[in-house]
RNA sequence: UAGAAAAUGGUGUAGAGGUAGCACGAAGAGUUUUGAUCUCUUAAGAAAGGGUUCAAAGCCCUUUUUUCUAG
Numbered sequence: 001u002a003g004a005a006a007a008u009g010g011u012g013u014a015g016a017g018g019u020a021g022c023a024c025g026a027a028g029a030g031u032u033u034u035g036a037u038c039u040c041u042u043a044a045g046a047a048a049g050g051g052u053u054c055a056a057a058g059c060c061c062u063u064u065u066u067u068c069u070a071g
Base pairs, nucleotide, nucleotide: 001070002069003068004067005066006065007064010024011023012022013021018054026042027041028040029039030038047063048062049061050060051059
């Protein structure tokens, strides 16, 4: 420099244009002599800006960051 891919709670990872989920983690409560385990509850999320659409995490454009390939 060219091409390709990715960006989703604190972490990892799903998700046919129509309620944003799961696991781990955090906080609180219950159980327990204490701790661990187990059970219940709560908080926390779409990289940024536009466009299409009744409706965008998913489609289109630009930008940012990261990764891979070629040189």

Notes:
Transfer RNA from Synchiropus altivelis, 71 nucleotides, folded computationally. Its Rfam family is "tRNA". By type it is a transfer RNA. The RNAcentral record of the sequence draws on ENA.